SAM riboswitch aptamer (S box leader) from a Thermoactinomycetaceae bacterium, 117 nucleotides, folded computationally. The organism belongs to Thermoactinomycetaceae, within Bacteria. Of the family's consensus pairs, 97% are formed in the model.

RNA sequence: UUUUUAUCGAGAGUGGUGGAGGGACGGGCCCAAUGAAACCCGGCAACCAGUUUGAUGGCUCAAACAUGGUGCCAAUUCCUGCAGCAUCUAUAUUUAUUAGAAGCUGAGAGAUGAGAA
Numbered sequence: 001u002u003u004u005u006a007u008c009g010a011g012a013g014u015g016g017u018g019g020a021g022g023g024a025c026g027g028g029c030c031c032a033a034u035g036a037a038a039c040c041c042g043g044c045a046a047c048c049a050g051u052u053u054g055a056u057g058g059c060u061c062a063a064a065c066a067u068g069g070u071g072c073c074a075a076u077u078c079c080u081g082c083a084g085c086a087u088c089u090a091u092a093u094u095u096a097u098u099a100g101a102a103g104c105u106g107a108g109a110g111a112u113g114a115g116a117a
Stems, first nucleotide, its partner, number of pairs: 001117008013041001015040003021031003025081004042073003047069003050065006077109001082106004087101004
């Protein structure tokens, strides 16, 4: 870098350094000198390894712990971007079309873990 797969509505400091940006991208809408990004300390969680307990003939499964490898610590992945289904309002008019608003579902895109190349 590519690919397979699982998860993505919970959770996480009134700390220090730092100084202007950040929320993937586009459109919105937000956060930020009452201090952004980044680094250190701290914390959350339980994806993988590990340890313990139980079940099993065995493979393995479940639960707990939080030592190690990551990850994460504003807002549902902040909302939305493609498709489908339904509702309401207005215009028109007795059939549909157009515009606006809100809802649900599935993809796509993205993030993270683990495996493979």